RNA sequence: GGGGCGGUAGUUCAAUUGGUUAGAGCACCGGCCUGUCACGCCGGAAGUUGCGGGUUCGAGUCCCGUCCGCCCCGCCA
Numbered sequence: 001g002g003g004g005c006g007g008u009a010g011u012u013c014a015a016u017u018g019g020u021u022a023g024a025g026c027a028c029c030g031g032c033c034u035g036u037c038a039c040g041c042c043g044g045a046a047g048u049u050g051c052g053g054g055u056u057c058g059a060g061u062c063c064c065g066u067c068c069g070c071c072c073c074g075c076c077a
Base pairs, nucleotide, nucleotide: 001073002072003071004070005069006068007067010026011025012024013023019057028044029043030042031041032040050066051065052064053063054062
């Protein structure tokens, strides 16, 4: 340098192949329970879907550019 896969909540992952409001587990916060902690139960907060554009009535999903990570190939040494 070329190609492929991926980037979504603090973290690990979903989102039915373009449709109405982006969800779940763990973690975090509050309450209940308990002599205390843990477990358990209830509730809550947490998102520029890497970033910037485009297409569309509508984009996490499609297109272009760009950044980062992993893998393969090539080049130099």